[in-house]
Model confidence (mean pLDDT): 82 of 100. A computed fold for a 73-nucleotide RNA from Guillardia theta CCMP2712, annotated as transfer RNA. It matches the Rfam family "tRNA". The family's RNA type in Rfam is transfer RNA. The source organism's lineage runs through Eukaryota, Cryptophyceae, Pyrenomonadales, Geminigeraceae and Guillardia theta.
Order: sequence, then C1' cells, then structure tokens
RNA sequence: GGGUUUGUGGCGCAGUUGGGAGCGCGUUAGACUGAAGAUCUAAAGGUCCUGUGUUCGAUCCACGGCGAGCCCA
Repeated sequence: GGGUUUGUGGCGCAGUUGGGAGCGCGUUAGACUGAAGAUCUAAAGGUCCUGUGUUCGAUCCACGGCGAGCCCA
C1' cells in the first nucleotide's frame, strides 16, 4: 500500500426488511443480616467512533475520515 472484518453505558456483548436503544457483569440506594456475603427491589449511567449524504425518519443504507483485528504485498 491492497483486501476483509469490526467500532453500541465503566467492562463483555445483543439489536433491527430503517421507526420503542437493550441484556449480563459492575456501580449507587433500599430490603434482609449483629455486620458482611448471597439473594430480592429500584435507580443512575449512552453525542450507538466521526463528517457528509439518502430518507418523513439512520445504531442500521451510501461515500469519506479515524481506531482496532486478520490476510496479502
């Protein structure tokens, strides 16, 4: 340099023929306990990598950029 896969809460990931952003762990608070742990309940936490475009509408489609993995050179 070329090809290809990928980027979603703190971490690991799901998601969709384009329309409600979710799960597990973690965190915080409450319940329980003598106190913890475990368990149960609730809550907080996201510019869905970035810019432009298409569209009534984009996490999803197109193009460019950036980062990461793999293959080739």